[in-house]
RNA sequence: AGAGUUUGAUCCUGGCUCAGGAUGAACGCUAGCGGCAGGCUUAAUACAUGCAAGUCGAACGGUAAGUAGAGUAGCAAUACUUUACCAAGAGUGACGUACGGGUGCGUAACACGUAUGCAACCUACCCAUAACAGGAGGAUAGCUCCCCGAAAGGGGAAUUAACCCUCCAUAGUAUAAUUGACUGGCAUCAGUUGAUUAUUAAAACUCCGGUGGUUAUGGAUGGGCAUGCGUCUGAUUAGUUAGUUGGCGGUGUAACGGACCACCAAGACGAUGAUCAGUAGGGGAACUGAGAGGUUGACCCCCCACACUGGCACUGAGAUACGGGCCAGACUCCUACGGGAGGCAGCAGUAGGGAAUAUUGGUCAAUGGAUGCAAGUCUGAACCAGCCAUGCCGCGUGCAGGAAGAAGGCCCUAUGGGUUGUAAACUGCUUUUGCCAGGGGAUAAAAUGGGCAUGCGUGCCUAAUUGAAGGUACCUGGUGAAUAAGCCACGGCUAACUACGUGCCAGCAGCCGCGGUAAUACGUAGGUGGCAAGCGUUGUCCGGAUUUAUUGGGUUUAAAGGGUGCGUAGGCGGUCCUAUAAGUCAGUGCUGAAAUAUCCCGGCUUAACCGGGAGGGUGGCAUUGAUACUGUUGGACUUGAGUAAAGUUGAGGUUGGCGGAAUUGACGGUGUAGCGGUGAAAUGCUUAGAUAUCGUCAAGAACACCUAUUGCGAAGGCAGCUAACUAAGCUUUAACUGACGCUGAGGCACGAAAGUGUGGGGAUCAAACAGGAUUAGAUACCCUGGUAGUCCACACUGUAAACGUUGAUUACUCGAUGUUGGCGAUACACGGCCAGCGUCUUAGCGCAAGCGAUAAGUAAUCCACCUGGGGAGUACGCCGGCAACGGUGAAACUCAAAGGAAUUGACGGGGGUCCGCACAAGCGGUGGAGCAUGUGGUUUAAUUCGAUGAUACGCGAGGAACCUUACCUGGACUAGAAUGCCCUUGAUUGCCUCAGAGAUGAGGAGUUCCGCAAGGACAAGGAGCAAGGUGCUGCAUGGCCGUCGUCAGCUCGUGCCGUGAGGUGUUGGGUUAAGUCCCGCAACGAGCGCAACCCUUAUUUUUAGUUGCCAACAGGUUAAGCUGGGGACUCUAAAAAGACUGCCCGCGCAAGCGGAGAGGAAGGAGGGGAUGACGUCAGGUCAUCAUGGCCCUUACGUCCAGGGCUACACACGUGCUACAAUGGCGUAUACAAAGUGUUGCCAGCCAGCGAUGGCGAGCCAAUCACAAAAAGUACGUCUCAGUUCGGAUUGCAGGCUGCAACUCGCCUGCAUGAAGUUGGAAUCGCUAGUAAUCGCGCAUCAGCAAUGGCGCGGUGAAUACGUUCCCGGACCUUGUACACACCGCCCGUCAAGCGAUGGAAGUUGGGAGGACCUGAAGACAGUUGUUGUAAGACGCUGUUUAGGGUUAAACCGAUGACUGGCGCUAAGUCGUAACAAGGUAGCCGUACCGGAAGGUGCGGCUG
Repeated sequence: AGAGUUUGAUCCUGGCUCAGGAUGAACGCUAGCGGCAGGCUUAAUACAUGCAAGUCGAACGGUAAGUAGAGUAGCAAUACUUUACCAAGAGUGACGUACGGGUGCGUAACACGUAUGCAACCUACCCAUAACAGGAGGAUAGCUCCCCGAAAGGGGAAUUAACCCUCCAUAGUAUAAUUGACUGGCAUCAGUUGAUUAUUAAAACUCCGGUGGUUAUGGAUGGGCAUGCGUCUGAUUAGUUAGUUGGCGGUGUAACGGACCACCAAGACGAUGAUCAGUAGGGGAACUGAGAGGUUGACCCCCCACACUGGCACUGAGAUACGGGCCAGACUCCUACGGGAGGCAGCAGUAGGGAAUAUUGGUCAAUGGAUGCAAGUCUGAACCAGCCAUGCCGCGUGCAGGAAGAAGGCCCUAUGGGUUGUAAACUGCUUUUGCCAGGGGAUAAAAUGGGCAUGCGUGCCUAAUUGAAGGUACCUGGUGAAUAAGCCACGGCUAACUACGUGCCAGCAGCCGCGGUAAUACGUAGGUGGCAAGCGUUGUCCGGAUUUAUUGGGUUUAAAGGGUGCGUAGGCGGUCCUAUAAGUCAGUGCUGAAAUAUCCCGGCUUAACCGGGAGGGUGGCAUUGAUACUGUUGGACUUGAGUAAAGUUGAGGUUGGCGGAAUUGACGGUGUAGCGGUGAAAUGCUUAGAUAUCGUCAAGAACACCUAUUGCGAAGGCAGCUAACUAAGCUUUAACUGACGCUGAGGCACGAAAGUGUGGGGAUCAAACAGGAUUAGAUACCCUGGUAGUCCACACUGUAAACGUUGAUUACUCGAUGUUGGCGAUACACGGCCAGCGUCUUAGCGCAAGCGAUAAGUAAUCCACCUGGGGAGUACGCCGGCAACGGUGAAACUCAAAGGAAUUGACGGGGGUCCGCACAAGCGGUGGAGCAUGUGGUUUAAUUCGAUGAUACGCGAGGAACCUUACCUGGACUAGAAUGCCCUUGAUUGCCUCAGAGAUGAGGAGUUCCGCAAGGACAAGGAGCAAGGUGCUGCAUGGCCGUCGUCAGCUCGUGCCGUGAGGUGUUGGGUUAAGUCCCGCAACGAGCGCAACCCUUAUUUUUAGUUGCCAACAGGUUAAGCUGGGGACUCUAAAAAGACUGCCCGCGCAAGCGGAGAGGAAGGAGGGGAUGACGUCAGGUCAUCAUGGCCCUUACGUCCAGGGCUACACACGUGCUACAAUGGCGUAUACAAAGUGUUGCCAGCCAGCGAUGGCGAGCCAAUCACAAAAAGUACGUCUCAGUUCGGAUUGCAGGCUGCAACUCGCCUGCAUGAAGUUGGAAUCGCUAGUAAUCGCGCAUCAGCAAUGGCGCGGUGAAUACGUUCCCGGACCUUGUACACACCGCCCGUCAAGCGAUGGAAGUUGGGAGGACCUGAAGACAGUUGUUGUAAGACGCUGUUUAGGGUUAAACCGAUGACUGGCGCUAAGUCGUAACAAGGUAGCCGUACCGGAAGGUGCGGCUG
């Protein structure tokens, strides 16, 4: 000191969370020792038991118990009497009990803190000083006797003492009254000193030293009272107060005082927060923090309050008294039922409560207290011990060596390696601690007693004695590594990683988040990290949080500027001089207790802890000084402000009058069938005459053009013309005043639209409403109507996106430009001045967008407001309003985000540009029929599996009768059906027979081949290592493929711009098929794509000339390149050439484009192919293959037979054949290319109608064969029909392949002759050698379900105006609330569950106060009764009062049938309001309406 978390990424705002420290703590796991501290935070709940305050015989009467002696009775025990000693039970008296100890209920207060005052006071014991103590009397406890009572206790009689009580005397520096003088004080007054009068004292004891007593003064100590300042929260508590505020006179007190009483006056407090309500002991200090602050008030110290609850006094120096009293109340206990007793918030302890907090211990040895002359006694104060890891501090659990890097564990690529790990074992060493034994100081060189000295503190001498802790601390010796390690974590924050298990389960989690079969996040293990006798968790406080901001924040858009002005209080305030000294500053004095904290020194072995010293102490008071600034006083000034004069400006305001256009209506005329309205319609109006048009009249409302980024106003707002009244601004002059100013909480006024009340008015428009459309619906958008309202007057309301989302005022800070008003002599000119309204911009500011003299810059003053989102501008309360509603304004609960600006994409029923058989223009199809084939579905024992929009469906399959085959049924095998290695055997395969469906099994004959040999081939058997799986996961993968798309894109380096994500380059202007090229440019270059290079085809040349060719020559045939020969041609197949906008013209800067251009076989990429960028679709494939993981192993493997993959109410895709005359049939006849062939192609001949069969040449192919090309052409026939079209289906007879054509092949012949007459909605292909049409070949293959696929050639069109629209794509731009990216996001009702909360007839509880009644003890007052010598007491009466009762309201809770909204929850229902022009732009205020989002009207805003 920061970190995590909003996003695809970024910057910011903003909350949430974490790391630190602390604790009177608690809980979980664990635990060796010691020192020092701490220990009921809850029930101020109730308490058994014991102890916690007594002492004094040197005050008194007197003497219980005890000890000793003596005596009497008795055997004795024992009882009684008496004497002495010791002593103190009960009593009188004195002092103490008001301290010490506990607790924090109450208290928001002079309670506390701090500083003062008392001229308004008291103070026992202690100290000092002065004076004094003479006399007389009286009672009463005790004791004795009697009585009552269970007890507690009480009553009566007699008698007695004192330092008990009373009286007399004496007395002043006392008290009271009267009255002088002097001094002082702000005042009331005080002090000093006089005079006169009156009143009040005392106690004894003694060791003879003294102790004690009385009065007075002073001191000390302790207290009382008063005052300034400080001292929690709430304004949803705003008014409170009758002894209240003051006065006069009294009462009372130690003392002042309404403290109390009588009378008089009407005050007193309060926005600087009274009163009320809630909470709370205060301080020194403690924790935290850099500090300022925040939180706390345990332990220790000071003060206060309290002592079962409430009240009251007595005694006393002191109490309204914790271990005293009286009364009332609640509770507990005893009781003989009549009555009594009690108060642990003292120390222990008990119960209860609680997450939780100790022993019914020891001693007065020390310190301190009470008492006493003293010894001493008492002391749960105190000192110690016990319990508890509750905290802080210290120590230990060993140290060194030791690699076979042991064993075991864990991990891995697993003959082995890594790690645990020098760790262990082992060797040597040490002994803190523990255990055993011994020694062992100080706390006491005390105090007290006696004596001496001393003016006082005090000192000296001296006898004897005293230790709870504790035989403890500490020291020494012995023993032996011996007695001693855990807890938490390991995804990021945050140090530390692997394996297995689990499989959105179990679970984790502080935040983000992990877990759905490869989890470093769950559980376990190994390993590692951190801390350590502790470790983690939970709670609380501070910190981080500058997240309440004084230090130290903000308000255009993130939360936040009041709708606007005027103005009160308050805050702030121009220049100069004077005085003062309140603020301010400086010095000094007093205070700020100790402890704590800081620094230094010291004592316990160290530390914690303790002791000593020093310094500091923000504060308070007083005093002295300074006088710049602020304040105050007085004086002056003019620049702030205002006034005046002159001029000027404008939709500024109010009231009245006038005007024309338009609209609607009425009347009249003309005129006739429609008008109107819409996307299209309809409702509506109209032959009773509309609409249209002309004229006249009426009404109300609004003011076109001028009219603008112009004007005016504080804002809202203001627009025809004109008059009156009225307000304001600006300019100029510088005449007047002389700081008169700025802001402004409350307050007052104004305040769009809608709305409200009353009365008018009512043309238009138009919520609601009605009808018509649209639609799935349409409570909307559109249309036709239409009422409030819209207008006026008066009165309310008081809100808007009342916005510049930007408060007011003042000063300062570069420029450019437009415009309004005025000035600068005339003005058209202008680097001029002032005041406005705008645009761009520098510096600066800002998260950015942006702002930028009209600041969001730099400063100052004042006001208002904000502090995460939702709940909510809601609830309750209060104020205002006729109402609607407005103002003020929470909480519970819930989330980890919500949000601003900008970026890149994607998307838009946004825009622009462009392309594509995308549309259009054409040609031919599909969809209808029959059949073929694939798919779905269904069926089945099985109908194996995969592919499913485009990108599945004649697809994997380039060929399922068996095989294939993965499926089903049945039968078999288990190291296995296949392969490699090793050993043994030499047979086995094969052959024959039998069984069987076969696999297989049994039996038989037989005994191998190559090799010189070694050995090998082959087969069987054996052992083992490696089996096998078309089982799962294509969402674990490789490879391959489809698609966008042969679309023109996708990126990088350096530089530059930006805080950054990113941008630039790649955009722009042209051009292209193209990110193709050119130009421009903060870019310059480059890569993958495009193009080219490759193949083929179109032309020519050269070379070569067999199996191809045959023009010329020769031979030859019925004919034929058949032969000799030839290379001319065709062709073959190699090498070249050729095309590049190269040339011309036009356009253009260029790139390039155009031309029936030239030339050329070919012209602008000549045609076709191969070639597929970065990437997308978790696209497809684990069944081609490969492969991780999982699964099966007498089976999910392997073999065999049969069946199935060929099923069939149906639906879809792809095709074939047709429906016919551009045709069918028959006869004749012409012209290809590319392929294939020895398990083959098969000429030819023969047989058969034919499929085919028989015989049989040639050919391993430019040689032979398949092989006939077909459409075409010529001739003939058919004549529009279900046909001489069409051929399905079926029957019969055959052929071929094959072990085998039943399920389930193909072909032939004869016969049969179905549907179908051009195909609905819709939809597909194609732009030239293309579509269409015609045939040929090949792969697979025994054969074939091929009409499929892949190739080949023949014939050979039509059309394209064009880019508006549909689909897809590219680039630029724009909007966005999308980023899983529009198949997105998202709103509201309703339904379900859960949660908290408001209202509510009521019910119930609490505290405080009022009124009335009653009223104990006590006090005060009175008193004629009783008593006493008296003082007085008792009784009675009155007043006051705790408590009790009754009562009416207010406040605060709890609960409540029912009810209201809110939040959260799994993939519910209805719609689709918002985000894109979100499909009707959205939003704000208001009003009405509607299942719901919402719709509509009016006004406003641009977000």

Record summary:
This is a predicted structure of a 1503-nucleotide RNA (small-subunit ribosomal RNA) from a metagenome. Rfam family: Bacterial small subunit ribosomal RNA. The sequence is in RNAcentral, with records from SILVA.